Overview:
Predicted 3D model of a 477-nucleotide part of an RNA (small-subunit ribosomal RNA, 3' major domain) from an uncultured rumen bacterium. Its mean pLDDT, the model's own confidence on a scale to 100, is 86. The full RNA is in RNAcentral, with records from ENA and SILVA. Rfam family: Bacterial small subunit ribosomal RNA. Its family is annotated with structural constituent of ribosome and ribosome in the Gene Ontology.

Context: one part of a larger RNA
């Protein structure tokens, strides 16, 4: 000097406590372990496990089972040979391939012929999702958004080393103030970015009878205006500026004014020195090593969906602030050309017919649902739940047996709130609720957003886990 202590002080964070909702029982969905398997490719194990997958029927796919190919699916370069570029059709065959066959450029040159371009030969080479993440760049998790790491130059030590960074207060913070053999500085904190909140300019084919005029069953419909609302750029606004109190007269605090709005307003981005020889050779890149008629390549099928089992996370319920069924409001952020698709019609319905209108504040997706109103249901494994099974059907797609979503009729399982345990969450959050999107031909109970409805609690830091500073002991480094 540092790590550690069932050592001590001081402080912190949904750490605990206060409260609300969950997991753990059930059944489906989903990763995963383990078993099966010809094969269930691989990876990732206290920071993994709706994770890489932001989309496995077939491609994807790396796996396994058979069929084929070798200069090779793909790069370049030489050297010989054939072809006028390319294009097509036949036969076999699961295709991949194999074997046949025809019709058929452009440039330079008069012309032989030269190039591009294409098939073959040979050759140098290609090619590996094939090892090793303990050779590695790059990327990332994690301590941790935690306030802490350091450096010149001085001092101090014989030397590791120390001081500065301790110490009194503060503060979300090595934030600041004071003080000190320090006195400075950099990386990290702030803050400069975005977003939201309030107002103001500027701008109007979205809004608005707000003034006017017309006009409807109604309806910014129509003229006509941009004034509000709203969109979009600028720009103002907050800084403990102000009062009062408290402090060391300092940083601060604590109360109070005015404001939309404090005292870091909300949320986001952004992640220091390092640390686990963590994570990725399969995102890319790359050192070795290794296979080249195979460990490369192309097919067709199969598997990645298998199931006594066990774990994660997730949906749906176990009902009556509930269930049905009628009737009726109000979002928001987003997507649209091989695209979203409206009236219309036709089907109980998934859907069909139909094509109007939009590269979009103009049209489409689009009725948001929970909520409200009103009827039923009466405590019951039921008008709770929908798991499974028959059966009939829609779309998508060369194909939905293995293995795809849905939609109807009928079946109607388990389950009556879940042991030990253990998890989110401090305010427009939790917990209902629905909507869009990204992948995608189809396929979301995952992921990323987006509104609406809207809560309790926190006395308190003694305990539990994490963490920061000082100090202390130590047989550990």
């Nucleotide at each position: 000097u540092g790590a550690c202590g069932g050592g001590g002080g001081c402080c912190c964070g949904c750490a605990c406590a206060a409260g609300c909702g969950g997991u753990g029982g059930a059944g489906c969905a989903u990763g995963u372990g383990g078993u099966u398997u010809a094969a269930u490719u691989c990876g990732a194990u206290g920071u993994a496990c709706g994770c890489g997958a932001g989309g496995a029927a077939c491609c994807u796919u790396a796996c396994c089972u058979g069929g084929g190919c070798u200069u090779g699916a793909c790069a370049u370069g030489u050297g010989c040979g054939g072809g006028g570029a390319a294009g097509g059709c036949g036969g076999u065959g699961a295709g991949a391939g194999c074997c046949g066959c025809c019709u058929g450029c452009a440039c330079a040159g008069c012309a032989a012929u030269g190039u591009g371009c294409c098939c073959g030969c040979a050759u140098g080479c290609a090619g590996g999702u094939g090892c090793u993440g303990c050779a590695u760049g790059g990327c990332u998790g994690u301590c941790g958004u935690c306030a802490g790491c350091u450096c010149g130059u001085g001092c101090c030590g014989u030397g590791a080393g120390g001081u500065g960074u301790u110490g009194g207060g503060u503060u979300a913070a090595g934030u600041c103030c004071c003080g000190c053999a320090a006195c400075g500085a950099g990386c990290g904190c702030a803050a400069c970015c975005c977003u939201u909140g309030c107002c103001g300019c500027c701008a109007g084919u979205u809004g608005c009878c707000a003034a006017c005029a017309g006009g409807u069953a109604g309806a910014g419909c129509u003229g006509g205006g941009c004034a509000c609302u709203c969109u979009g750029g600028c720009g103002g606004g907050a800084c403990u500026g102000c009062c009062c109190u408290u402090g060391a007269c300092a940083a601060g605090g604590g109360g109070g004014a005015g404001g939309a709005a404090g005292g870091c307003g909300g949320g986001g981005a952004c992640g220091a020195c390092g640390u686990c020889a963590a994570g990725u050779c399969a995102u890319c890149a790359u050192g070795g090593c290794c296979c080249u008629u195979a460990u490369g390549u192309c097919c067709a099928g199969g598997g990645c969906a298998a199931c006594a089992c066990a774990c994660g996370u997730g949906c749906u319920a176990c009902a009556a602030u509930g269930g049905u069924c009628g009737c009726u409001a109000c979002a928001g952020a987003g997507c649209g050309g091989a695209g979203c698709g409206a009236a219309g019609u036709c089907g109980c319905g998934a859907g069909g017919c139909g094509g109007a209108g939009c590269a979009g504040a103009a049209c489409g997706c689009g009725u948001a649902a929970a909520a409200a109103c009103g009827a039923c249901c009466a405590a019951a494994g039921u008008a709770c739940g929908g798991a499974u099974c028959g059966g009939a059907g829609u779309c998508u797609g060369a194909a939905a047996c293995u293995c795809g979503a849905c939609u109807c009729c009928g079946u109607g399982a388990a389950g009556c709130u879940g042991g030990a345990a253990u998890c989110g969450c401090u305010a427009g959050u939790a917990a209902c609720c629905g909507c869009g999107c990204a992948u995608c031909a189809g396929c979301a109970c995952g992921g990323c957003g987006c509104g609406g409805c809207g809560a309790a609690u926190a006395c308190g830091u003694u305990c539990c886990c994490g963490g920061g500073c000082c100090u202390u002991g130590u047989a550990c480094a």